[in-house]
Context: one part of a larger RNA
RNA sequence: UGACGGGGGCCCGCACAAGCGGUGGAGCAUGUGGUUUAAUUCGACGCAACGCGAAUAACCUUACCUAGGCUUGACAUCCCGGGAAUCUCUACGAAAGUAGAGGGUGCCCUUCGGGGAACCCGGUGACAGGUGCUGCAUGGCUGUCGUCAGCUCGUGUCGUGAGAUGUUGGGUUAAGUCCCGCAACGAGCGCAACCCUUAUCUUUAGUUACCAGCAUUUCGGAUGGGGACUCUAAAGAUACUGCCCCGGUCAACGGGGAGGAAGGUGGGGAUGACGUCAAGUCCUCAUGGCCCUUAUGCCUAGGGCUACACACGUGCUACAAUGGGCGGUACAAAGGGUCGCGAGCCUGCGAAGGUGAGCCAAUCCCAAAAAGCCGUCCCAAGUUCGGAUUGGAGUCUGCAACUCGACUCCAUGAAGCUGGAAUCGCUAGUAAUCGCGGAUCAGCAUGCCGCGGUGAAUACGUUCCCGGGCCUUGUACA
Numbered sequence: 001u002g003a004c005g006g007g008g009g010c011c012c013g014c015a016c017a018a019g020c021g022g023u024g025g026a027g028c029a030u031g032u033g034g035u036u037u038a039a040u041u042c043g044a045c046g047c048a049a050c051g052c053g054a055a056u057a058a059c060c061u062u063a064c065c066u067a068g069g070c071u072u073g074a075c076a077u078c079c080c081g082g083g084a085a086u087c088u089c090u091a092c093g094a095a096a097g098u099a100g101a102g103g104g105u106g107c108c109c110u111u112c113g114g115g116g117a118a119c120c121c122g123g124u125g126a127c128a129g130g131u132g133c134u135g136c137a138u139g140g141c142u143g144u145c146g147u148c149a150g151c152u153c154g155u156g157u158c159g160u161g162a163g164a165u166g167u168u169g170g171g172u173u174a175a176g177u178c179c180c181g182c183a184a185c186g187a188g189c190g191c192a193a194c195c196c197u198u199a200u201c202u203u204u205a206g207u208u209a210c211c212a213g214c215a216u217u218u219c220g221g222a223u224g225g226g227g228a229c230u231c232u233a234a235a236g237a238u239a240c241u242g243c244c245c246c247g248g249u250c251a252a253c254g255g256g257g258a259g260g261a262a263g264g265u266g267g268g269g270a271u272g273a274c275g276u277c278a279a280g281u282c283c284u285c286a287u288g289g290c291c292c293u294u295a296u297g298c299c300u301a302g303g304g305c306u307a308c309a310c311a312c313g314u315g316c317u318a319c320a321a322u323g324g325g326c327g328g329u330a331c332a333a334a335g336g337g338u339c340g341c342g343a344g345c346c347u348g349c350g351a352a353g354g355u356g357a358g359c360c361a362a363u364c365c366c367a368a369a370a371a372g373c374c375g376u377c378c379c380a381a382g383u384u385c386g387g388a389u390u391g392g393a394g395u396c397u398g399c400a401a402c403u404c405g406a407c408u409c410c411a412u413g414a415a416g417c418u419g420g421a422a423u424c425g426c427u428a429g430u431a432a433u434c435g436c437g438g439a440u441c442a443g444c445a446u447g448c449c450g451c452g453g454u455g456a457a458u459a460c461g462u463u464c465c466c467g468g469g470c471c472u473u474g475u476a477c478a
Stems, first nucleotide, its partner, number of pairs: 001478002003475003007472007015462002019426005026317008034308002042053002064303007073127001077126002079123005086103007107116003129292002132290003138286002140281003143277001145275001150189006156165003169180003195269004200237007210226002214224003240263001243257005319419001323378007335366003340359002344355004385416001390411007432454007
């Protein structure tokens, strides 16, 4: 100087407390351990691994296994020989491919002999190739402490020196934020602000959006028309403790109030200091070293990654009446669409099929929002709760749904009566609850990323648990 303390002081954080809803019990989905297996590819392991890499494992992916094949190789550059490219057919084969047959010449230069570019076949070796090892050789990227308020430097001063001072102290703040004081005076990286979004208003603009007044109307902003309103999207305005009162050191600042759409950081996001964990990643990529080179490389078919006595994590659906069924009837936002979204009509109980208008989309479509509201049935029961499982019949995608897809219909109707010890999230348009969209994608979502609808309860307080910041103290630790 640090680190540590079941030392002290001060202060924060859904850290506790106060509340609301869960997990832990059930069934299923998914990840992991374990076990099994020819293989069940690999990585990730307290927080910070476990719906994680994977924004989609039927083939492919795919790295694993079994089998069939290849050896200058699936891919790159160079050299030599032949042929244009390319197309068609036969045999064998699971395919990869192997063997063979036939058609067929373009482009540029040309002395018409030929040469050249691209492409194909064969050969020679230099080489290719490796998701092989080492993340404890690395770059890059990332997680985490933590959006915590800290981490440092120059000069000066003090100390033999390590170092200290500044950065400590008194207040204050979300903040090393600001004020005051002070052997310090300044400065840098962080904080804040500048950026995006949302909330209010103005201006500009008015189609595909809008419709107040006027006219028409098939009653649909449909038409004429309008530029008000909504909205769209560009530019501005607005909030600064600016104003008033009180407290405070005539300070910083705090409390209350006015005005205001919004008030003291208005809400949300992006933004992550010096560093820590030899944290994660050699399987994104790059890369040192090592290793393989008729194989640890490459092609192909099939299988596996989907196994199942069990254990754990994360979720979904429930156990019902604030509910379930049926009928009627409202109100979103944000997205996506041409190898696409697909209206309407017809067929089918349905998944869907047939036909196909419109739309490269503020125009058309996906599209119904759902919870809600109105009416009605159920009457406390393993039920008109719950839907697992299984049988049968189908639809769709795709070369192909056996291993191993999703969905539909009929039948079947399991466990489950609110869950032990323990444990998680959340402070407001939040939790809870309800549906909608998107990426990936042929098909496949209870996951992920977004969007809106309805919309709470509670916080006395900081003694205690956990994590963190500052000062101080002890130490046989570095």

The part of an RNA shown here (small-subunit ribosomal RNA, 3' major domain) has 478 nucleotides and comes from a Rhodospirillaceae bacterium. Model confidence (mean pLDDT): 84 of 100. It matches the Rfam family "Bacterial small subunit ribosomal RNA".